[in-house]
RNA sequence: GAGUUUGAUCCUGGCUCAGGAUGAACGCUAGCGGCAGGCUUAACACAUGCAAGUCGAGGGGUAACGGGGAAGCUUGCUUCCGCCGACGACCGGCGCACGGGUGCGUAACGCGUAUACAAUCUACCUUAUACUGGGGUAUAGCCUUUAGAAAUGAAGAUUAACCCCCCAUAGUCUCUUAGAGUGGCAUCACUUCUAGAGUAAAGGUUACGGUAUAAGAUGAGUAUGCGUUCUAUUAGUUUGUUGGUGUGGUAACGGCACACCAAGACUACGAUAGAUAGGGGCCCUGAGAGGGGGAUCCCCCACACUGGUACUGAGACACGGACCAGACUCCUACGGGAGGCAGCAGUGGGGAAUAUUGGACAAUGGGCGCAAGCCUGAUCCAGCCAUGCCGCGUGUGUGAAGAAGGCUCUAGGGUUGUAAAGCACUUUCAGUAGGGAGGAAGGCCAGAGUGUUAAUAGCGCUUUGGAUUGACGUUACCUACAGAAGCAGCACCGGCUAACUCCGUGCCAGCAGCCGCGGUAAUACGGAGGGUGCAAGCGUUAAUCGGAAUUACUGGGCGUAAAGCGCGCGUAGGCGGUUUGUUAAGUGUGAUGUGAAAGCCCAGGGCUCAACCUUGGAACUGCAUCACAUACUGGCAAGCUAGAGUACGGUAGAGGGGGGUAGAAUUCCAUGUGUAGCGGUGAAAUGCGUAGAGAUGUGGAGGAAUACCAGUGGCGAAGGCGGCCCCCUGGAUCGAUACUGACGCUGAGGUGCGAAAGCGUGGGGAGCAAACAGGAUUAGAUACCCUGGUAGUCCACGCCGUAAACGAUGUCAACUAGCCGUUGGGAGGGUAAUCCUUUUAGUGGCGCAGCUAACGCUUUAAGUUGACCGCCUGGGGAGUACGGUCGCAAGAUUAAAACUCAAAUGAAUUGACGGGGGCCCGCACAAGCGGUGGAGCAUGUGGUUUAAUUCGACGCAACGCGAAGAACCUUACCUGGUCUUGACAUCCUGCGAACUUUCUAGAGAUAGAUUGGUGCCUCCGGGAACGCAGUGACAGGUGCUGCAUGGCUGUCGUCAGCUCGUGUCGUGAGAUGUUGGGUUAAGUCCCGCAACGAGCGCAACCCUUGUCAUUAGUUGCUACAUUUAGUUGGGCACUCUAAUGAGACUGCCGGUGACAAACCGGAGGAAGGUGGGGAUGACGUCAAGUCCUCAUGGCCCUUAUGGGUAGGGCUACACACGUCAUACAAUGGCUGGUACAAAGGGUUGCCAACCCGCGAGGGGGAGCUAAUCCCAUAAAGCCAGUCGUAGUCCGGAUCGUAGUCUGCAACUCGACUACGUGAAGUCGGAAUCGCUAGUAAUCGUGGAUCAGAAUGUCACGGUGAAUACGUUCCCGGGCCUUGUACACACCGCCCGUCACACCAUGGGAAUUGGGUCUACCCGAAGGUGGUGCGCCAACUAUUUAUAGGGGCAGCCAACCACGGUAGGUUCAGUGACUGGGGUGAAGUCGUAACAAGGUAACC
Repeated sequence: GAGUUUGAUCCUGGCUCAGGAUGAACGCUAGCGGCAGGCUUAACACAUGCAAGUCGAGGGGUAACGGGGAAGCUUGCUUCCGCCGACGACCGGCGCACGGGUGCGUAACGCGUAUACAAUCUACCUUAUACUGGGGUAUAGCCUUUAGAAAUGAAGAUUAACCCCCCAUAGUCUCUUAGAGUGGCAUCACUUCUAGAGUAAAGGUUACGGUAUAAGAUGAGUAUGCGUUCUAUUAGUUUGUUGGUGUGGUAACGGCACACCAAGACUACGAUAGAUAGGGGCCCUGAGAGGGGGAUCCCCCACACUGGUACUGAGACACGGACCAGACUCCUACGGGAGGCAGCAGUGGGGAAUAUUGGACAAUGGGCGCAAGCCUGAUCCAGCCAUGCCGCGUGUGUGAAGAAGGCUCUAGGGUUGUAAAGCACUUUCAGUAGGGAGGAAGGCCAGAGUGUUAAUAGCGCUUUGGAUUGACGUUACCUACAGAAGCAGCACCGGCUAACUCCGUGCCAGCAGCCGCGGUAAUACGGAGGGUGCAAGCGUUAAUCGGAAUUACUGGGCGUAAAGCGCGCGUAGGCGGUUUGUUAAGUGUGAUGUGAAAGCCCAGGGCUCAACCUUGGAACUGCAUCACAUACUGGCAAGCUAGAGUACGGUAGAGGGGGGUAGAAUUCCAUGUGUAGCGGUGAAAUGCGUAGAGAUGUGGAGGAAUACCAGUGGCGAAGGCGGCCCCCUGGAUCGAUACUGACGCUGAGGUGCGAAAGCGUGGGGAGCAAACAGGAUUAGAUACCCUGGUAGUCCACGCCGUAAACGAUGUCAACUAGCCGUUGGGAGGGUAAUCCUUUUAGUGGCGCAGCUAACGCUUUAAGUUGACCGCCUGGGGAGUACGGUCGCAAGAUUAAAACUCAAAUGAAUUGACGGGGGCCCGCACAAGCGGUGGAGCAUGUGGUUUAAUUCGACGCAACGCGAAGAACCUUACCUGGUCUUGACAUCCUGCGAACUUUCUAGAGAUAGAUUGGUGCCUCCGGGAACGCAGUGACAGGUGCUGCAUGGCUGUCGUCAGCUCGUGUCGUGAGAUGUUGGGUUAAGUCCCGCAACGAGCGCAACCCUUGUCAUUAGUUGCUACAUUUAGUUGGGCACUCUAAUGAGACUGCCGGUGACAAACCGGAGGAAGGUGGGGAUGACGUCAAGUCCUCAUGGCCCUUAUGGGUAGGGCUACACACGUCAUACAAUGGCUGGUACAAAGGGUUGCCAACCCGCGAGGGGGAGCUAAUCCCAUAAAGCCAGUCGUAGUCCGGAUCGUAGUCUGCAACUCGACUACGUGAAGUCGGAAUCGCUAGUAAUCGUGGAUCAGAAUGUCACGGUGAAUACGUUCCCGGGCCUUGUACACACCGCCCGUCACACCAUGGGAAUUGGGUCUACCCGAAGGUGGUGCGCCAACUAUUUAUAGGGGCAGCCAACCACGGUAGGUUCAGUGACUGGGGUGAAGUCGUAACAAGGUAACC
């Protein structure tokens, strides 16, 4: 920097990614070289080989080897001689304490750094001085004997030394004792001297050694300051502990050890305990500060199977030494022995994982040696491994027919792609062959010179010559040869993040770092083509830093996001007014020392470059010491008064504690009056009351609380405090002077106070009231409501210590515009009085700057600063568990982890929603009229049935819907029987005109036979149309997906809304405009306004209807004439027809209103405020409907899911629902007579007159292609008659019989007619629908579809009402506002129990293992102490078969490892059962929260 919380936004906040790096591992792949690196795990166990020897110039010697000599003989063998070179074993010297490995332990003076040692040692080496005299005794080896399987011994004899011992000498050395002096604070040091005591030596050879002392160098030891992980859920620890005196011990100081004395020592600046860990130079990362690490290389430490111990030595408590104990392994003759790879290789094991049982001492270094030299798994090399870093290569140029192939495609093309091929060139690397540096310096032999020296020995140095020394190594490097020849993979391609298409799959298989992909068109899975990125590598995983300012020192926060302790007092600590002096700790400057090397950085140099190596410089920000400075901070001293406090005088107050007292009210008791109810609720009931309630009067008792005053008024630190009076008492504030002189602020621990509830003891108890009881409500109601009612509420004393203890805002101080209230005090002014100005201490409202994510805060800060404290670091788990502390208990406090999620949160925005609010509209309600729901019938749907009952439509917005019309057809469904280039389209080939008659079989499709017919054009080849046959491309599909689509349609809704540009406001989403005041049917118009304009909608323009005019009159009309008749003449005035116009605009008047818009009323007018009706449907919503109208992507079928055909089905029928028509009757039925329409249709048609039939209808044929003829009588109405309230003269279902019509055909399954039959039904429960005027209701008429078949539908006219007070309520909608945890938007969200599965975790009788502490037992090896019965070479003495000095074994003691017993403590494992927690598409019960969430929520 990016992704991810949201519909969108800003913030907070976590998670994730891009970068670097690794001792890595895994997957795929792999050409070469250089330089590095390579058991991170089991400090697990180890076979085998090697890793420390050397010196004969220390010694006695001679086992082996080679010479030489001698002897024997078998002439190539044996024996002998230490004679020579040499040398096994042995004595002795030096080394083995280095080098090499590992990181167990260790939180420590272990490490780092800086000091100190006047408290120390130091082999070999260097320097200096001195010395190196004289004696002696053993012992290994060897030899003899002997034990044992072995390892290993035992005894005897004998022997050497640079082994060991004694004596002498020793100024400087050490010790002891004193004396004098100098220096010093002192321990002490030094000087000079005196006296005493003690310790030396080794030879061998002339090269080397040895001894003593002093010093150096090197190495080591010790002490000290500072630094060095986490946990306080480890708070107290300690008895050699702290100190002293003395003694011992050590190289040396020291409780290091011991005896005695004292009682100290450490600790909140973290002791003690627990966990983890070798430390550093450095390495990785980072801008840095930091964070992480401690491989390789270097320094230090620790360790060497585990534990303990010492010996030797200059040095060890010793990796390849010793002793003991333990575990393990091996050998064994069972008696006993041996061993220690955390050296180099290697083996097993563990593990994701880490190499050869290689070569050489050529170089560098180490040990020994005079040296040659020997030894050296240190080291130098090689081998293995892409483990890392660096370098090189796998060709270069040209080459368009843009080849083939692949992929894709809109079928044209595009892409792979100059890529390949082809042509021209080059040869690094690898291969073969040949040549060929450097790493070599030395050492040896011979000679010369020079120095040293007595020396022509010797040695050092220089020099000449000679012969030599290379593991690597077939080295690096160079040359030649041949030929593009031998050499590219891996990951990714949804966003972050560079790179896209096809196929397969179909919430499957799978992917995934986060967000998330996959449910039939997946750029996200798998494959392919193409592309992108790196490249001998590429990805993944792990762990680490960064990004992360996400622990914030640099560099964060705490009103609402996580976060201010409930509030005071106060300890430690931190911080602190002003002046002067002093000091120099902090601070600053300079110098000196140190800060190893390597590494990093800079500049050179060397490998062809680079990595790498090398030289020099810089740096190492640190520590220590010294000097200087003195502004600031600190220390010390002395002052000051502005902070703080004291004294004095006022003021206000529900401040606190105690005592007393008052009135009103409730309740109860007594009593009087009085009678039937009272009480309570949404409505009731429980309850009280005729045994007298309630009501009312009087009297009394008792407890609790204090109306009015009363106020964002007062007081208090907070909790909190309210009648009145008295006593005691704290604080605040104001005023003017005086005094003290920084006495201050904050405050970890600590301590006090601390609402309500609760607990203990004892009182008290009127009202109220958890629990509880009853009554209601309810599906339930352990609730809300009601009637009762106990703890409690009250008092005293003692606990508890928490609250949304809130201003969700710690305390103190300073500074920073104003305005308006209010409480207390003061000052000034003024008035008759209210008052005015100002100051101070509180307490409120608004507001500028500033701050804030926003909301908001704003002198009472959340502004600008300072001081101190507390607290936070994603959500959940959890303020939970365990442990500790407190508490009588309840519980409080302190306070995790496993696991789980990718979010959780804050503020604001737009919507949607609310059993929130306001305004308004609509046949929405109300007011009315008529219906549905009940009956039978019609029709559609569900369900059921069926071979099939084809399919679609499902709240409004499916259900007389698609279907404006299923007997066949339609038809898509079922059964049977059939066809396969097909019923239909195009192309090709062949044959035939096309077409047609008749017959047979069959249910038909179809199959077979048969008759007639030879047409049109022509360039004479043929062609066109049509039919038949064949072939393959293809046809065909009412098959799927309306959730892939177009188009069309429904709905909200003919509701008044939906947006945009510019500007402005806001960090932003967004807002403004569009809100407001009026008004309208209307976002209609007016006014106002940070908005000004505009668009789609509204309205208007269109059609029709209502009035008039003009024009035009046939088939229309007709006043005139004529007539049976608009029949005819005449006419176009009227009606009508159909074209053009006029008319209506709130234009006029009055009123209301802001003088506006507009509204109300009126005039005129055919019509008045949109005149009535229609067409017209904004942005959008519903993944609404339709793939079966049509079109169409994809998928599917292809002798079938296609085509043809016959029959059946879509018409079924226990049932349920919707929609109609008909009725139930007298406002009616029936019979008779009689009047008045409109709009349509008609040649495959409408069909007149006339005749027949009761009728449906039949015959008939005029007219009409229609203002001409026909359908065609309109009906209700009106005038009469009859019926008389009945299941009827109502109603007509159902059924029987007989017919008519259409049609190929009325059985399944048509309509109609006649006669007969005559069901239910007497106005319809809950509920529900339509309608506001020519409307409802009622009456008939016509059309489309159609052969026939309407109670449906569309259209037409006739007759023709009632009601609307009004907007409380229901439903729907619009605008504004409010709340919201909703945004799939309340059909939302969401909580808890229960049930199931899985996961981690707490408790848990007990049980297992580890650590540790205490007490006791045991007591190996070992050194020390004691003793020393037994014993002893060196020295001394002599009494010499002894004694002394000195010592050894043995024994004893204390200390002590391992081990054991008992008890405690701690950590971990297991654990029947049990507790809660978490997670899990569709389980159960309710509905607690979010809206007033339906009882406001919460602590």
Model confidence (mean pLDDT): 84 of 100. Predicted 3D model of a 1499-nucleotide RNA (small-subunit ribosomal RNA) from an uncultured marine bacterium. Rfam family: Bacterial small subunit ribosomal RNA. Its family is annotated with ribosome and structural constituent of ribosome in the Gene Ontology. RNAcentral holds the sequence, with entries from ENA.